Small-subunit ribosomal RNA, central domain from Candidatus Pacearchaeota archaeon CG1_02_32_21, 354 nucleotides, folded computationally. It matches the Rfam family "Archaeal small subunit ribosomal RNA". Clan: SSU clan. The family has 86 seed sequences and 709 matches in Rfam 15.1. Taxonomically the source falls in Candidatus Pacearchaeota (Archaea, Nanobdellati). It was read from a public genome assembly. The coordinates come from a structure-prediction model, not an experiment, and the mean pLDDT is 86.
Context: one part of a larger RNA
RNA sequence: UUGGGUCUAAAACAUCCGUAGCUUGCUUUGUAAGUCUUUUGUGAAAUUUCUUAUCUUAAAUAAGGAGCGGGCAGAAGAUACUGCGAAGCUAGAGACUGGGAGACGUAAGGAGUACAGAAGGUGUACCGGUAAAAUGGGUUGAUCCUUUCUGGACUAACGAUAGCGAAGGCACCUUACGAGAACAGAUCUGACAGUAAGGGAUGAAGGCUAAGGUCGCGAAAGGGAUUAGAUACCCCUGUAGUCUUAGCAGUAAACACUGCACACUAAACAUCGGUACCUCCUCGAGAGGCAUCGGUGCUGUAGGGAAGCCGUAGAGUGUGCUACCUGGGAAGUAUAGUCGCAAGGCCGAAACUU
Numbered sequence: 001u002u003g004g005g006u007c008u009a010a011a012a013c014a015u016c017c018g019u020a021g022c023u024u025g026c027u028u029u030g031u032a033a034g035u036c037u038u039u040u041g042u043g044a045a046a047u048u049u050c051u052u053a054u055c056u057u058a059a060a061u062a063a064g065g066a067g068c069g070g071g072c073a074g075a076a077g078a079u080a081c082u083g084c085g086a087a088g089c090u091a092g093a094g095a096c097u098g099g100g101a102g103a104c105g106u107a108a109g110g111a112g113u114a115c116a117g118a119a120g121g122u123g124u125a126c127c128g129g130u131a132a133a134a135u136g137g138g139u140u141g142a143u144c145c146u147u148u149c150u151g152g153a154c155u156a157a158c159g160a161u162a163g164c165g166a167a168g169g170c171a172c173c174u175u176a177c178g179a180g181a182a183c184a185g186a187u188c189u190g191a192c193a194g195u196a197a198g199g200g201a202u203g204a205a206g207g208c209u210a211a212g213g214u215c216g217c218g219a220a221a222g223g224g225a226u227u228a229g230a231u232a233c234c235c236c237u238g239u240a241g242u243c244u245u246a247g248c249a250g251u252a253a254a255c256a257c258u259g260c261a262c263a264c265u266a267a268a269c270a271u272c273g274g275u276a277c278c279u280c281c282u283c284g285a286g287a288g289g290c291a292u293c294g295g296u297g298c299u300g301u302a303g304g305g306a307a308g309c310c311g312u313a314g315a316g317u318g319u320g321c322u323a324c325c326u327g328g329g330a331a332g333u334a335u336a337g338u339c340g341c342a343a344g345g346c347c348g349a350a351a352c353u354u
Base pairs, nucleotide, nucleotide: 004325005324006323007308008307012322014202015201016200017199021195022194023193025089026088027087028086029085030084031083033082034081035078036077037076038075039074040073041072042071048066049065050064051063052062053061054060092192093189094188095187096185097184098183104178105177106176107175108174109173110172111155112154115151116150117149118148119147120146121145126137127136163170164169207248208247209246210245211244212243216242217241221237222236223235224234259321260320261319262318263317264316267299269297270296271295272294273293274292275291277289278288279287280286303310304309327354328353329352337346338345339344
């Protein structure tokens, strides 16, 4: 509980797809359900109001008229808008064609530096680590230099304020198979659209199951220090894990703390992709300029805002649809349900307190 809100005060689902629902371009025509007009019936009395009367007056009571009675039902009409039926259109949407851009995805193959280990050579007493040390390694020859081999992980510089993806996320090279977006053309369909309760799919890290793998790093654990203590910060080790395959799980400050779509509303600058044109040209897939469409940023007008700030990529002006909020704590707890192997997830109170 409304004519209010949701970047930061409570509140935009992690993201997308999509069912019902809600909303929905232009033209003609029909219908008349919604809608509007007229009219008929009904809409008890009391109460309200006006007039008159009766009680000496008033209150009161009585009679008559009006009003009220949100409405419901019937009839006759109107047809702008909404709905429904029919026919058409192309501005929305989709398809098609073309040449470009991209760390977009999946799979396979290949490469590279570093690191670690093994074997060989050379060589001798230290190495490592720290603020300082010690634990630790080393004469069974370490560290250091060098040659070869093996192994797993990773992908420096280029690299950007860049790019791609719905989000999570994505970076060595090549190939194969897929996907999407932008631009240009205007060949086709002809409103096929927007949003989206339930529902489905995807979803970092960590975690779980099974089978592999394990160089480095490294929760737990052990040891050395520090300290009053040190279950830490520092050091030496080091198991799960990190990697691969097949499943599960379904959460993050999953953040731009900003739901999606459409229309309108000053400019300036930078940058990425496309297209048209102009100039230069070493004629190159080159350089510069200008216009336009789409993306990423930054400054800023009007306007908005409590302010910070936002500002054609709105938090401006409007429209459509969805989700969510209603003092703090108790509490994202308890209970019930449901999902999960578990860990836990989803849904989600109250007493009490203030």